[in-house]
RNA sequence: GGAGUGGUCCGGAUGAUCGCGGCAGGCACGCCUGGCGAGGAAAGUCCGGGCUGCACAGGGCAGAAUGCCGGAUAACGUCCGGCGGGGGCGACCCCGGGAAAGUGCCACAGAGAAUAAACCGCCGCAGUUCGCUGCGGUAAGGGUGAAACGGUGUGGUAAGAGCGCACCGCCCCGGCCGGUAACGGGCGGGGGCACGGUAAACCCCAUUCGCAGCAAGGCCAUAUAGGGAAGCGUCAAGCGUGGCCCGCGCGUGCUUCCGGGUAGGCUGCUCGAGCCUGCCAGCAAUGGCAGGCCUAGAUGAAUGAUCAUCGCCUUCAACAUGAAGGACAGAACCCGGCUUACAGGACCACUCCGCAU
Numbered sequence: 001g002g003a004g005u006g007g008u009c010c011g012g013a014u015g016a017u018c019g020c021g022g023c024a025g026g027c028a029c030g031c032c033u034g035g036c037g038a039g040g041a042a043a044g045u046c047c048g049g050g051c052u053g054c055a056c057a058g059g060g061c062a063g064a065a066u067g068c069c070g071g072a073u074a075a076c077g078u079c080c081g082g083c084g085g086g087g088g089c090g091a092c093c094c095c096g097g098g099a100a101a102g103u104g105c106c107a108c109a110g111a112g113a114a115u116a117a118a119c120c121g122c123c124g125c126a127g128u129u130c131g132c133u134g135c136g137g138u139a140a141g142g143g144u145g146a147a148a149c150g151g152u153g154u155g156g157u158a159a160g161a162g163c164g165c166a167c168c169g170c171c172c173c174g175g176c177c178g179g180u181a182a183c184g185g186g187c188g189g190g191g192g193c194a195c196g197g198u199a200a201a202c203c204c205c206a207u208u209c210g211c212a213g214c215a216a217g218g219c220c221a222u223a224u225a226g227g228g229a230a231g232c233g234u235c236a237a238g239c240g241u242g243g244c245c246c247g248c249g250c251g252u253g254c255u256u257c258c259g260g261g262u263a264g265g266c267u268g269c270u271c272g273a274g275c276c277u278g279c280c281a282g283c284a285a286u287g288g289c290a291g292g293c294c295u296a297g298a299u300g301a302a303u304g305a306u307c308a309u310c311g312c313c314u315u316c317a318a319c320a321u322g323a324a325g326g327a328c329a330g331a332a333c334c335c336g337g338c339u340u341a342c343a344g345g346a347c348c349a350c351u352c353c354g355c356a357u
Base pairs, nucleotide, nucleotide: 001353002352003351004350005349006348007347008346009345010344012310013309014308015307016306017305018304020037021036023034024033025032026031027030039328043339044338046337047336048335049334050333051213052212053211054210058246059245060244061243063209064208065207066206067205068082069081070080071079072078083096084095085094086093087092097204098203102202103201104198105197106196119142120141121138122137123136124135125134126133127132150168151167152166153165154164155163169193170191171190172189173188174187176185177184178183217267218266219265220264227258228257229256230255231254232253238250239249240248241247274293275292276291277290278289279288280287281286312326313325314324315323316322317321
């Protein structure tokens, strides 16, 4: 200097004027003053939790999600550290139960896609018009495909073939060593090899899981409709248990008593698994301690517009400078993640190649 890999951060600044929404203060009570007022994703609503209400004696079936091992956490499908497999020269990236319980599927091409299979070729036999044809053997060679039923060699054979053998690979079983474990290493024995792929196809195994969501829920109140409790009397339908079966519970009529929750308003509502700095423990995710800070709460739903100066980038004129333009997007109960979108810019660590010293 070039080409990359992983990660972090910024997302114009300052001032003035006019507006908008909360909050605090003031008074002459509808005005004044002060201060605050979107994001890294506020997004998709895909996971997890807090919070709230409802349901719940208990059990089974069904359903959903997850899936190597260990750890972190309030929890997770997230994160961290490992293990195994695959890709890359490398930094690094991607994947993760079971296909030897069963069923299904495997486009196109190809003879054949799973109890393997004879299109070409090779070999044998028979026939022949001598071009070849028929029957049988053969998976070593060719061809098709993402994938064709171990590899190399040698023996063997009509030609061949784990058909036999040697080495390599593979599978099963039993000890040993290292590791918390996944797993790794090594030893011994057995097996000619049986077992193609697909589970984001059904399925099997293991683990986890009540449902709804701030339009939850609570309070105040003004309508309609009827709700609850007690007593008396009475029995079969029916209803609930988000679906089904058991099981369990509720339930009708009359009398008396108590009461009601739509429009609207208040609340929930923002101090919280909070943010910043430092130290400590840990490889890390993360946790602990100390100090400091308060940082949007709307609901026909605010968070805007203009001007000035400065700064960055792009384009066009042009070389004094001037003109035009500025990514994705936008809170709605709150957090932790994941995913997706993003003009332009800054920084850190590492890898490979070339050159110079």